[in-house]
RNA sequence: AUGUUAUCAAGAAAGGUGGAGGGAAUAGACCCUUUGAAGCCUUAGCAACCUCCCGAUUUUUCGGGGAAGGUGCUAAAUUCUACCCAUAAUGGAUAGAUAACCU
Numbered sequence: 001a002u003g004u005u006a007u008c009a010a011g012a013a014a015g016g017u018g019g020a021g022g023g024a025a026u027a028g029a030c031c032c033u034u035u036g037a038a039g040c041c042u043u044a045g046c047a048a049c050c051u052c053c054c055g056a057u058u059u060u061u062c063g064g065g066g067a068a069g070g071u072g073c074u075a076a077a078u079u080c081u082a083c084c085c086a087u088a089a090u091g092g093a094u095a096g097a098u099a100a101c102c103u
Stems, first nucleotide, its partner, number of pairs: 003101006013043005021032003026082004044074004049070002052065005078095001083092002
């Protein structure tokens, strides 16, 4: 990097630095932003995918607990729409993000 599986309408900040962008891609919208964007650093917090403990029972597990370790995240539904079905969508598909695993 490719692939497989699961989840994605919940939750969660402040300071320093920086100096104009950002909200994945294409298009259209809309929103945030010098009352400082992205990035980087520090601390804090949220979550519970892996690790840990317990119970059941699985054989691609389920439920509960905790938050030390590995991670991730902390505007708005993955900001909304576009492809399919439906008219009802927290439906499906594609793509993306995160985690674990295989090669």